The RNA shown here (transfer RNA) has 76 nucleotides and comes from a Bacillota bacterium. NCBI's taxonomy places the organism under Bacteria, Bacillati, Bacillota. It was read from a public genome assembly.
[in-house]
């Protein structure tokens, strides 16, 4: 260079045919406990990688770009 595949809450991952953006963990309050730790209850955490464009309405749909991963080639 050409294919393909991922990016979404700190981390791991979800969101059928476009239509309220969660889950588990974590961390942060409580409960408990002589103190923790383990259990439990509760809140908390998001520019869905960055623009653009279609649409009443985009995580999801077209496009330009970034990063990562894979496989194919060049050229030293």
């Nucleotide at each position: 260079a050409g294919g393909g595949g991922a990016g979404u809450a700190g981390c791991u991952c979800a969101a059928g045919u476009g239509g309220c953006a969660g889950a588990g963990c974590g961390g942060c309050g409580g409960u408990c406990u002589c103190c923790a730790a383990a259990a439990c209850c509760g809140g908390u955490g998001g520019c869905u990688g960055c623009g653009g464009g279609u649409u009443c309405a985009a995580g999801u749909c077209c496009u330009g770009c970034c990063u990562c991963c894979c496989c194919u080639g060049c050229c030293a």